[in-house]
Molecule: small-subunit ribosomal RNA
Organism: uncultured prokaryote
């Protein structure tokens, strides 16, 4: 920086990602080289080999070689052999010396002076080395080896005898040193240190090997003493660096002293005695974890994490203990003891220690060769040569890391083939390949071929030395020495030849398509993908990123300002302690002086090297390496400065406090007093109810209630006053009076002189409820009981009612203890109330008014805030101090501790789980929230439905099929404006397969069609039959069209998906709304406009207004209708005139009706009133019509994944001798039942009969069909007229008269029987109509429910579409007759606007809580069981140091020869003590029957607690 909480926003806040790193591991892949690096786990166990020896110039001996030689034997001799001797060599077990305490490994332990850093040592040691001084005299006694005896399996042990030394022991000397004492000097840090002088005491040694001929001299290496240095070490101190307080007290050698012991050395280091101290909130003691550091990784830094390789220190060496030797160890490859383990054994007993280098097993995700060499560097020994060296130098293995190189370069378009995609045109892989021309790194082969090598040895020269010698130092020369390695490098040869993969491609995050799959398989770091069109799974093509690697996993830092020193917060997001007093601590007014602790500046020392960093250099570059600088931010010491802070001191008064005066107040405690009301008791009056509720009931009452009057008792609470008024630290405090008492405030001066602020722990106070003891109890009232309500009702409501509420004394100690806001001080614009006080002005006096102090409210500026809001009473700007927070849940829970009588309180986790939880605000939606308004929404009316019968549609049932769709309103007389066949999609049966239909290619043949025959239910199958067209050409003929057969592409599908779609439609709703541009406001989502005041049918209009305008809607424009005028006058009309068969029939006419075109008319235009001089409303005039005249068409943004793939279109999927096509028959009409919509009725406002009057729309050519005739009728015959204002179809109710007289009827017509008619190929399933006969239910319809506000409802008929006919009683229209009612908006339903609440946003059909049941997971408790750890008490007690004894043993010395002494040894004892044992507690871990809650889980059960007034406001 990004992703992720939301519909969207801003904030808080967590989770996640992108980066870097690694001793890594795993997956896939793998060409070369350089430099690094590699047992992180089991400090588990180890086979085998090697890792520490060396010196013969310390010593005696042994073995052996060479030379010389005496003697002997053999031989004539040369010579050979043997025993010796001498000399020169080599090797060596042992004695002795040095080394073995270094180097190398590991990180168990250790929270410590272990480490780091800086000091101290006046409290110390230091082999080898360097420098200086002095010395190295003279003796003695042994003992390994060796020889020999014995024991033992072995390891080994033991006795006797011989021998040497640089082994061991006395003695001498004493430069020097030690100790004691004295004196002088100098210094310091308390004891004292150093230097010098004197006296006394004690104190050393070893030789070896060269040179000179030798006595002797001399050199080198040694040895001894001393001093100094260097190096190395010991001890002590300041400071620094982990977690935990759910570890708060720890300690008896503990703290100190005296004395003694002890050490190289200070010291309780140890011991005896004495005293009682010492440490700790600045974290003692305990627990957990851990080697520390230079540094490494990360980070801008500050920090955080780590401590591999390299380097410094420490610790350890199978586990535990112990000492010896030594300069140095309490000793990795030494010793002793105990233990565990392993091995050998003759069973008696022995042996061993890879955390050295390799290597093995084991455990593990995981970490190498049983390699070469001492050539170099370094170490040990040695005089040296040299020997030893798994230190080291090399090689090997591992892509484990870093770095470098390569896998080719240039040209090359037919843009090849092939793959993939495709809109079928093409695009892309792609100059990529092929092909042409080059190059030769690496690898391969051949050849050549290094550096790391200088020391040392030898020869020779020079110098030092008395000396040519030896020795030392220097120069020169010669020969020799290489593990790596025939390696690096160099040269040559050949050929593009041998050398590319991994991951990703939804967003974060660079990179997209196809196929497969179908909430499956799978992916996933977070968000999340997958339920048939997946850029997210799997494959492919392409692309992107890295590249001999690429990914994954793990870990660390970063991002994370998410523990905030740099650099955060706490009103509501997590977070202010309930309140005060006050301890430690932190912090603190003003003035002068002193000192310099902090602070600051300089100098010095140190801060190892390596690393980091800068300059330069070396490997061809780089990694890597080398040189130099800087840095190492630190510590110490020292010299200055003195402003600030601290310290000491002086003075001050502004902070703070004290005193005087004054008034205000429900401040507190205690006592006393009074009245109203409730209840009860008694008495009176009085009678049937009272009480209670939404309605009731339980309850009380005729034994007299309620009501009412009087009297009395008792307890509790304090009406009015009363007020965002007062007081108090908070909790809290309210009748009155008195007493005691705390605090605040104001005025005035005087006093003290910083005495202040805050406050961890601590102490005190602390509502309600609760507990203990004793009282009290009127009312109220948990629990309990009863009555209701309810599906239930352990509740809400009602009737009772115990604790409690009250008082006294004690405990408890918590609250949404809230201003959700810690305390104190200072600063920063204002307005307006109110309580208390003072002053001023004014007044006779007051009030009002002005100023000021102190409280308490409201509004609001700057500023702050995420916003809301806060705003001198801050949440503003600063300072000081305290408390608290760090995602949600688990959980304020468990365990532990403290407190409590208990209830419980305080302190306070983890496992596990989620990707959120949350704050504020926004827009919607919703509310059993509010306000306003509208609608046949209610009300007022009229008529219906629901009951009957029938029709019709649906569900259900049935069926071979009862095709499919529509399903709350908004499906159900709906698609369907018309299912007997057809339709038809369904079922059964029979058939067809390029198909019933389209196009193309190839092929076959001449036939196709009509017609005919057979079979068949038909379709079909089989057969007969047989016509053409165009072009060229005279023709034959050829080609083509058409046709047939066959084959291939394909057709076809009412198969699926309306949740892939287009289009169309329904609905909210003809509701008045829905938006935009610019501007403004807001961090933003958004707001404003569109809200407000009026008004309207209307977001209609007016006014106002940070808005101004605009768009889609409203309205208007359009159509019909109502009036008039003009024009036109047939098919319409007929007033006047004439004719007449009396029919506008004819002549005529245009006047009227009408027709159909144009125009006019209505606009709140006029008047009155109201209103803001408004919009508009009410009334009126005129007018055919008046405020939208009536009706229609017209349906905004959007909602319902609403409906339709079966109207058509269409993506994808499925099917292809079948899900396609044809045909016959059946079905869609099936019937215990339920619902919707209608028709007809139930009758007298009626029915029947007779008479008689008046329409409009519209239809008509395969049609309408007149007059006439036949039939009771449906209808038939017939056909005038009509392609239409001409002909046809044309009313009924009404009205007049008569009958019926309340009856299941002269109502009603279902059902059934019979006879007919019509249509049609065909009326059986299954048509309509007529006539005759039959004559069912039904007497106005329960709960409930529908329509309608005027030419409307109601009622009457007529026409038309579909159609052969019709189940039409349906639908669409037309005209006739023609009402009633609306007080009004409380309520029901729907809608609109504003507002409010919200935990809803899939939006209340929402969200969501708890028990129970099931499964899984982690965890607490738990009788017990099993470990681990460290202590305590006691027992036992190895080895070993120390001490004591030491009668046994005893070379060196002494004395003297003894049974001597001294010294010593063995052995024994004592103290201490490892391991072991016993006991009682503690801490910690595992496990456990059972048990507690918790978390999670797909649609389980029961309720509905919360969110709206959540239906009883919620919450503590």
């Nucleotide at each position: 920086g990004a992703g992720u909480u939301u519909g969207a926003u801003c904030c808080u806040g967590g989770c996640u990602c992108a980066g870097a790193a690694c001793g890594a591991a795993c997956g896939c892949u793998g060409g070369c080289g350089g430099c690094g690096u590699g047992g992180a786990u089991a400090a588990g166990a180890c086979a085998u080999g090697c890792a520490a020896g060396u010196c013969g110039a310390a010593c005696g001996g042994g073995a052996u070689u060479u030379u010389a030689u005496u003697u002997g034997u053999a031989g004539c001799a040369a010579u050979a052999c043997a025993c010796g001797u001498a000399a020169a060599g080599u090797c060596u077990a042992g004695u002795g010396g040095c080394g073995a305490a270094a180097g190398g490994g590991u990180g168990c332990g250790u929270a410590a002076c272990a480490c780091g850093u800086g000091g101290g040592u006046a409290a110390u040691u230091u082999g080898c080395c360097u420098u200086a001084a002095a010395g190295u005299u003279g003796g003695g006694g042994a003992u390994a080896a060796c020889u020999u005896g014995c024991c033992g399996a072995a390891a080994g042990g033991u006795g006797a005898g011989c021998u040497a030394a640089u082994a061991c022991c006395g003695a001498a000397u004493g430069u020097g040193g030690u100790c004691u004492c004295u004196c002088g000097g100098c210094g310091g840090c308390a004891u004292c240190a150093c230097c010098g002088a004197g006296a006394g005491u004690c104190u050393a040694a070893a030789g070896c090997u060269g040179g000179g001929g030798g006595a002797c001299c001399u050199g080198g290496c040694g040895c001894u003493u001393u001093a100094a240095g260097a190096u190395a070490a010991g001890c002590c101190c300041g400071c620094g660096g982990c977690c935990u307080a759910u570890c708060a007290g720890c300690u008896u050698g503990u703290u100190g002293g005296u004395g003694a012991g002890g050490u190289a050395a200070a010291a309780g280091c140890u011991c005896a005695c004495c005293a009682a101290g010492g440490c700790a909130a600045c974290g003692a003691c305990g627990g957990g974890u851990a080697g520390c550091u230079g540094g490494u990784c990360u980070g801008a830094g500050a920090g955080g994490a780590c401590g591999a390789u390299c380097a410094g220190c420490c610790a350890c060496a199978c586990u535990g203990g112990a000492a010896c030797u030594g300069a140095g160890a309490c000793a990795c490859g030494g010793u002793c003891c105990a233990g565990a383990c392993a091995c050998c054994u003759a069973c008696g007993g022995g042996u061993g220690g890879c955390a050295g280098c390799a290597g093995u097993c084991g455990a593990g995700a995981a970490u190498c060769u049983u390699u070469c060499a001492c050539a170099a560097u370094g170490g040990g020994c040695g005089a040296a040569a040299g020997c030893c060296u798994g230190a080291u130098g090399g090689a090997g293995c591992g892509a484990c890391g870093c770095c470098g190189c390569g896998u080719g370069g240039g040209g090359g378009a037919u843009g090849a083939a092939g793959g993939u995609c495709u809109u079928c045109g093409g695009a892309u892989c792609g100059u990529a390949a092929a092909c042409c021309c080059c190059u030769g790194u690496c690898a391969u082969c051949u050849g050549u071929g290094a550096g790391c090598a200088a020391u040392g040895c030898c020869u020779c020269c020079c110098g030092g030395u008395u000396a040519u010698a030896a020795c030392c130092g220097g120069a020169a020369g010669a020969a020799c020495u290489g593990a790596u390695a025939g390696u690096a490098g160099c040269a040559g040869a050949a050929g593009a030849g041998g050398a590319a993969g991994g991951g990703a491609c939804g967003g974060c995050u660079a990179a997209c398509u196809c196929c497969g799959u179908g909430c499956c398989a799978g992916c996933a770091g977070c968000c999340g993908c997958g339920g048939u069109a997946a850029u997210a799974c799997g494959g492919a093509g392409g692309u992107c990123c890295c590249a001999a690697g690429c990914g994954u996993u793990g870990u660390u830092c970063g991002g994370a300002u998410u523990c905030a020193c740099u650099g955060g917060g706490c009103g509501u997001a997590a977070a202010g302690g309930g309140u005060g007093c006050g301890u430690a601590g932190g912090u603190g007014g003003c003035u002068g002086a002193g000192a310099c602790a902090g602070u600051u500046c300089g100098a010095u020392g140190u801060g190892a090297a390596a690393g980091c960093u800068c300059c330069g250099g070396g490997c061809u570059c780089a990694a890597c390496c080398c040189c130099g600088g800087a840095a190492c931010u630190g510590c110490a010491c020292u010299g200055g400065a003195u402003a600030c802070u601290g310290c000491u001191u002086u003075a001050c008064u502004a902070g703070a406090g004290c005193a005087c005066u004054g008034g205000a107040g429900a401040g507190g405690u205690a006592a006393c007093u009074g009245g109203a009301a409730u209840u009860u008791a008694c008495g009176g009056u009085g009678u049937a109810g009272c009480a209670g509720u939404g309605a009731a009931a339980u309850g009380c009452g005729u034994a007299g209630a309620u009501a009412u009057c009087g009297u009395a008792a008792g307890g509790a609470a304090g009406a009015c006053c009363a007020g965002u008024g007062g007081c108090g630290a908070a909790g809290g405090c309210g009748a009155g009076u008195c007493a005691c008492u705390g605090g605040a405030c104001a005025u005035u001066u005087a006093c003290u002189g910083a005495c202040g602020c805050u406050g961890a722990g601590g102490c005190a106070c602390g509502a309600a409820g609760g507990c203990c003891a004793g009282g009290g109890u009127a009312g109220c009232g948990a629990a309990a009981a009863g009555g209701a309500u309810u599906a239930g009702a352990u509740a809400c409501c009602c009737u009772u009612g115990u604790a409690g509420u009250c008082c006294u004394g004690g405990c408890a100690g918590u609250a949404a203890a809230c201003g959700g806001u810690g305390c104190g001080c200072g600063c920063u614009u204002g307005g307006u109330g109110u309580g208390g006080g003072a002053g001023g002005a004014u007044u006779c006096g007051a009030c009002c008014c002005c100023u000021u102090c102190u409280g308490u409210g409201c509004c609001g500026g700057a500023g702050c805030u995420a916003a809301c809001g806060c705003g001198u009473u801050a949440a503003g700007c600063g300072c000081g101090c305290c408390g608290c927070c760090u995602g949600g849940g688990g959980a304020g829970u468990a365990c532990g501790g403290c407190c409590g009588c208990a209830a419980g309180g305080c302190u306070a986790a983890a496992a596990c789980u989620c990707a959120a939880a949350g704050a504020a605000a926004u827009u919607g939606a919703c509310g059993g929230g509010g306000a306003c308004c509208c609608g046949c929404a209610c009300a007022a009316g009229c008529g219906g439905u629901g009951g009957a019968g029938u029709a019709u549609g649906u569900g259900g049932c049935u069926u071979a099929a009862u095709u499919c769709g529509a399903u709350g309103c908004a499906a159900c007389g709906c698609g369907a404006a018309g299912a007997a066949c057809c339709u038809u999609a369904c079922c059964u049966a029979g058939g067809u397969u390029u198909g019933a239909c389209a196009u193309g290619c190839a092929u076959c043949u001449c036939u196709a069609a009509a017609u005919c025959u057979g079979u068949g239910a038909a379709a079909g199958c089989a057969g007969a039959g047989g016509a053409g067209c165009g072009u060229a050409g005279c023709a034959a003929u050829a080609c083509g069209c058409a046709a047939u057969u066959u084959g291939c592409a394909c057709a076809g599908g009412u198969g699926c998906u309306g949740c892939a779609u287009g289009g169309c439609u329904g609905u909210c709703g003809u509701c008045a709304g829905c938006u935009c541009g610019u501007g403004u406001c807001g961090u933003g989502a958004g707001a404003u406009g569109u809200u407000g005041g009026g008004u309207u049918a209307a977001g209609u209009c007016c006014c106002g207004c940070a808005a101004c305008g605009a768009g889609c809607g409203c309205a208007a424009c359009c159509c019909c209708u109502g009036u008039a005028u003009u024009c036109a006058g047939u098919u319409g009309c007929c007033a006047a005139c004439g004719g007449u068969u009396c029919g506008g029939c004819c002549g005529g006419g245009g006047a009227c009706u009408c027709u159909g075109a144009a125009u006019a008319g209505a606009c709140u235009g006029c008047c009155c009133a109201g209103a803001u001089c408004a919009a508009c409303u009410g009334g009126g005039a005129g007018g055919a019509a008046g405020g939208u005249g009536g009706g229609g068409a017209u349906g905004a943004c959007g909602u319902c994944a609403a409906g339709u793939c079966a109207g058509u279109a269409u993506g994808g999927c499925c099917u292809u001798u079948a899900u396609a096509c044809c045909u016959a028959g059946g079905g869609c009409u099936g019937c215990a039942c339920a619902c919707g919509u209608a028709c007809u009725a139930c009758a007298a406002u009626g029915c029947c009969c007779a008479g008689c009057a008046c329409a409009g729309u519209g239809u008509g050519a395969a049609c309408c069909g007149a007059g006439a005739c036949c039939g009771c009728g449906a209808g038939g015959u017939g056909g005038a007229g009509g392609u239409a204002a001409u002909c046809c179809c044309u009313a009924a109710a009404a009205c007049u008269g008569g009958g019926c007289u309340c009856a299941g009827u002269u109502c009603g017509g279902a059902u059934u029987g019979g006879a007919g008619g019509c249509u049609g190929c065909a009326a059986c399933u299954c048509g309509c109509c007529u006539c005759c006969a039959u004559g069912a239910a039904g007497u106005c319809g329960g709960a409930a429910u529908c329509g309608c506000u005027a030419g409307u409802a109601a009622u009457g008929g007529c026409a038309c579409a579909u159609c052969a006919g019709c189940u039409a009683c349906g639908g669409u229209g037309c005209c006739g007759u023609g009402a009633a009612u609306a007080c009004g908006u409380u309520c029901c339903c729907g809608g609109g606007u504003c507002u409010u609440g919200u935990a809803c946003a899939c939006a209340c059909c929402g969200c969501c809580c708890g028990u129970c049941a099931c499964a899984u997971c982690a965890u607490g408790g738990a009788a017990g069981c099993c470990g681990g750890c460290a202590g305590c008490a006691c027992c036992c007690g190895a080895a070993g140091u120390g001490c004591c004894u030491g009668c046994g043993c005893c070379a060196a010395c002494c004395u003297u020869u003894a049974u001597g002494g001294a010294a010593g040894c063995a052995a024994g004892g004592c103290c201490c003590u490892a391991a072991g044992g016993u006991g009682a507690a503690g801490c910690u871990g595992g496990u456990a029957a059972c048990u507690g809650g918790g978390a999670u889980g797909a649609a389980g059960u029961c309720g509905u607690a919360a969110c709206a007034a959540g239906g009883u406001a919620a919450c503590c």